[in-house]
Context: one part of a larger RNA
């Protein structure tokens, strides 16, 4: 390559939109491109292979067959795959009528705590720890009452609860906005799946300019521990951490499990919606049903854990990835970014 694989041994892109490609529902017709047959052309010779002759055998060498697995061209078939046509509604959208939410975005606002900052009482210690010191306090700390000021986060609700494609997202309102999910039957009629490239989002730290800093706090200081202590503990503490606008594009971005569809026992919670029983209504209750989300658990499947209508079970499309360690996610080059460094991605050598 061929293959086998990709939850935990190497492998699922961090998610998504979507280009080209692939692949693709049910019916009826035409065409016959693909596929199927058939017959003719041609498919050199030599080699192979089988038959058979020749040199005393034999290598060798003749002579016949076959092979050459293709290609062309006629002639046919039309199941399936394709074109084209003309229909359908079960796949997918749309359209009405409900509903549940921390989806997003902006602007306004509340309280509690911290910390400052005034004044009031009031007086020697407050404070940290194992134990201390370091630091704060008689220029009145702490403590405890009023006032003020600024910033950041939102206790209780909260919940293997809920929303989001991912990252994520939680005090209240209001105003724009995106997605689902449930019912209903209308509407288009296959308008679908995936998706190489490529766009676009994408935690934290980082990064430029501008502003903002309360309280934590990388660095950095002192104090302590120690044999040392460039730590683990205290005492300060910048940078960040917030906020706009622009970058960066990584992560144990994990469910360590790519999307999309059909199929194949249950049982048990929980969220949202319908529908029927039951109830005088209502609510609660029972029981289907459809959606989402856990736990047990059967076949079935794993190397074994363990997975098990949320599959990692049977299967079909697509894309991604892997192919011994280590060198190494480096090195060259290229792309990209201000910079950190990001993606692409070897080789010597070694075991």
């Nucleotide at each position: 390559u061929u293959g086998g694989g990709c939850g935990u041994a190497a492998a699922g892109a961090g998610c998504u939109c979507g280009u080209a490609g692939g692949c693709g529902g049910c019916u009826a017709g035409u065409c016959g491109c693909g596929u199927c047959g058939g017959c003719u052309g041609u498919g050199a010779a030599a080699a192979c292979c089988u038959g058979g002759g020749g040199c005393u055998c034999a290598a060798c060498c003749c002579c016949g067959g076959g092979c050459c697995u293709g290609c062309a061209g006629c002639c046919g078939a039309u199941a399936c795959g394709g074109g084209c046509u003309a229909g359908c509604u079960a796949g997918a959208a749309u359209u009405c009528g409900g509903u549940a939410g921390g989806g997003g975005a902006g602007a306004c606002u509340g309280g509690a705590a911290u910390u400052c900052c005034u004044g009031g009482u009031g007086u020697a210690g407050c404070g940290g720890u194992g134990a201390a010191a370091u630091g704060c306090g008689c220029a009145g700390a702490u403590a405890u009452c009023a006032g003020g000021a600024g910033g950041a986060a939102c206790a209780c609700c909260g919940g293997u609860g809920g929303c989001g494609a991912a990252g994520g997202c939680g005090g209240g309102u209001c105003u724009c906005u995106g997605g689902g999910c449930c019912g209903a039957u209308a509407u288009u009629g296959a308008c679908g799946c995936u998706g190489a490239g490529g766009g676009g989002c994408g935690a934290a730290a980082g990064c430029g300019u501008g502003g903002g800093g309360a309280g934590c706090g990388a660095a950095c200081a002192g104090g302590a521990u120690u044999a040392g202590a460039u730590a683990c503990c205290c005492u300060g503490g910048u940078a960040g951490u917030c906020c706009a606008c622009g970058c960066c594009g990584u992560a144990a971005a994990c469910g360590g499990u790519g999307g999309g569809a059909a199929c194949u026992a249950g049982g048990u919670g929980u969220g949202g919606g319908c529908c029927a029983c039951a109830u005088u209504c209502c609510a609660c209750g029972u029981g289907g049903u459809c959606u989402g989300u856990g736990c047990c658990g059967c076949a079935g499947c794993u190397a074994a854990c363990g997975c098990a209508u949320u599959a990692a079970g049977u299967u079909c499309c697509c894309c991604g990835c892997c192919u011994g360690g280590g060198g190494a996610g480096u090195a060259c080059g290229g792309c990209c970014g201000c910079a950190a460094g990001g993606c692409u991605a070897a080789a010597a050598c070694u075991c």
Source information:
Predicted 3D model of a 351-nucleotide part of an RNA (small-subunit ribosomal RNA, central domain) from an uncultured bacterium. Model confidence (mean pLDDT): 90 of 100. RNAcentral holds the full RNA, with entries from ENA and SILVA. It matches the Rfam family "Bacterial small subunit ribosomal RNA".